[in-house]
This is a predicted structure of a 75-nucleotide RNA (transfer RNA) from a Candidatus Woesearchaeota archaeon.
Taxonomically the source falls in Candidatus Woesearchaeota (Archaea, Nanobdellati).

RNA sequence: GGGCCUGUAGCAUAGUCUGGAUAAUGCACCGGCCUUCUAAGCCGGGGAUCGGGGGUUCGAAUCCCUCCAGGCCCA
Numbered sequence: 001g002g003g004c005c006u007g008u009a010g011c012a013u014a015g016u017c018u019g020g021a022u023a024a025u026g027c028a029c030c031g032g033c034c035u036u037c038u039a040a041g042c043c044g045g046g047g048a049u050c051g052g053g054g055g056u057u058c059g060a061a062u063c064c065c066u067c068c069a070g071g072c073c074c075a
Base pairs, nucleotide, nucleotide: 001074002073003072004071005070006069007068010027011026012025013024020058029045030044031043032042033041051067052066053065054064055063
C1' cells in the first nucleotide's frame, strides 16, 4: 500500500441480511424482601439516541460515502 471482518449500557452479546418508529437479554450496579450477618433466591429500578461526520428516505443501529480504532490475510 491492497483486501476482508469487527465497533450497540460498566462488561458480554442479540437486533443489521429483509429500514417501521418504546433498541432487547444476561452479568454487574442501586433499592426492597428474606437471613443473626454474608452469599444464594425473590421483587422493583436507573443507565446506551448504536465508533465520529455526511448523504438517501416520510422514517436509519440497519442502506450509501468518508474518516477513526481494533483484528486477520496479502504484498
Its Rfam family is "tRNA". Model confidence (mean pLDDT): 82 of 100.